[in-house]
């Protein structure tokens, strides 16, 4: 310079166009003589901007930002 992949809660990963789920973390509370441990609760998300559609994490385009391949 071309091409191909990813981007989702602090961390890690799901979701076939029909209001985004679990795991670790973090806060509270029960347990405990204190703790850890278990347990119940809570917490926080679709990288930006646009388009398509009744309806986008999800299909289209630019753009960012990381990984890889040609040269």
């Nucleotide at each position: 310079a071309g091409g191909a992949g990813a981007u989702u809660a602090g961390g890690u990963a799901a979701a076939u166009g029909g209001u985004a789920g679990a795991c670790c973390g973090g806060g509270a509370g029960c347990c405990u003589u204190c703790a850890a441990a278990g347990u119940u609760u809570u917490u926080a998300g679709u990288g930006u901007u646009g388009g398509u559609u009744c309806a986008a994490u999800c299909c289209c385009a630019a753009c960012a930002u990381c990984u890889c391949c040609u040269g």
The RNA shown here (transfer RNA) has 71 nucleotides and comes from Halisarca dujardinii. The organism belongs to Halisarca, within Eukaryota. It matches the Rfam family "tRNA". Rfam links the family to the GO term triplet codon-amino acid adaptor activity. The coordinates come from a structure-prediction model, not an experiment, and the mean pLDDT is 82.